[in-house]
Parts: sequence; C1' cells; structure tokens
RNA sequence: UCCUGAACCAAGGGGUGUGCUUGUUUUUAGCUAAACUAAAACCAAGCACUGAGACGUAGUAACGAACCCUUAGAACCUGAACCGGGUUAUGCCGGCGUAGGAAUGGUUAAAACUCGAUGA
Repeated sequence: UCCUGAACCAAGGGGUGUGCUUGUUUUUAGCUAAACUAAAACCAAGCACUGAGACGUAGUAACGAACCCUUAGAACCUGAACCGGGUUAUGCCGGCGUAGGAAUGGUUAAAACUCGAUGA
C1' cells in the first nucleotide's frame, strides 16, 4: 500500500504427550558372597518428534503464565489399554464423527483491529 472479515473488552472452559542420552536412588537376575554387569521403575538435566500450546512455581492432586476454544461449539472429554496406516516412540496421520457430552455477556459497524499478499 492492497486485500480479507468480523474485531475489541470482561468472564468462563480446556489440554500440557512421546522417545533417546547421561546421572542419582530402588528392585530383580547373574556369582557362594562382595565388587561388577544386565534389565526394569521413579526422579532430574540435555537433545529430538508432532503441534496453536508439551512452560514455571510448589509438592499433593494446587496456583500462575502463554496458547486455543465459548452453542456458527473437532478447544476439549467419553467411546479408547479402540480400528487401519506409519514411526525409535507417541492421538504421529486417518477412521470413529450428520456418535454422546462440553464453557457467556457487552460494545461497535467505521476508523481501528485481525488473517494474508507486496514493497521499503
């Protein structure tokens, strides 16, 4: 500068996984025992995967931050330790799903603001 449509404020709802490496502790096994070795579990740190979001404090199920969503409701939960595919692994992808649940009001209609494109 152009383009797009909702935007903003307050309130409310929601999730916070998976793997690898190193280390502490504990348990089990090997050995007569110890040492040592191996495996597993919890925790901590680092790195990596997906994503809008995997964070911080605390230590008991909490508080806060960011992010997303609020009936025009796939934010998120149940089904589900589900089904198919894929991966080192995981809702990683798709199905399930016109399934069943799931959280509101106000201001404004054009400036602004939001998504995007282009240029400096």

This is a predicted structure of a 120-nucleotide RNA (TPP riboswitch aptamer (THI element)) from Endozoicomonas sp. G2_1. Of the family's consensus pairs, 88% are formed in the model. NCBI's taxonomy places the organism under Bacteria, Pseudomonadati, Oceanospirillales, Endozoicomonadaceae, Endozoicomonas. Its mean pLDDT, the model's own confidence on a scale to 100, is 76.